[in-house]
């Protein structure tokens, strides 16, 4: 970088450095000098490890607890949206809602 799985309406600072851009892309709408990216430190979760405990067809699986290590994460549902399918609906794919995909993103696992 490429494949597989699994997850997404919960959760997380009025700190410090730092200056101008930030929400992956279209398309839209937001954030932001009453300070945006990045780092620094706190803080969340609990996906892989590791601990402890219950159960179990005893290699071991499963559930639940902890939060030591290894990631990640910390506006807005993965902001919403991009194909498709159904329903309703409009002069009209105009709209709305649902559900499935893609696509992105993280975690573990292969090349």
């Nucleotide at each position: 970088c490429u494949c597989u799985u699994a997850u997404g309406c919960a959760g997380a600072g009025a700190g410090g450095u730092g200056g101008a851009g930030g929400g992956a892309c279209u398309g839209g709408c937001c954030c932001u000098g009453u300070g945006a990216a990045g780092c620094c430190c706190g803080g969340c979760a609990a996906c892989c490890u590791u601990u402890c405990a219950a159960u179990u067809u005893u290699c071991g699986a499963u559930u639940g607890a902890a939060a030591a290590g290894g990631u990640g994460c910390u506006a807005a549902a993965u902001c919403c949206u991009g194909c498709a399918a159904a329903g309703c609906u409009u002069c009209a794919g105009u709209g709305c809602u649902u559900u499935g995909a893609a696509a992105a993103a993280u975690a573990a696992g292969a090349g």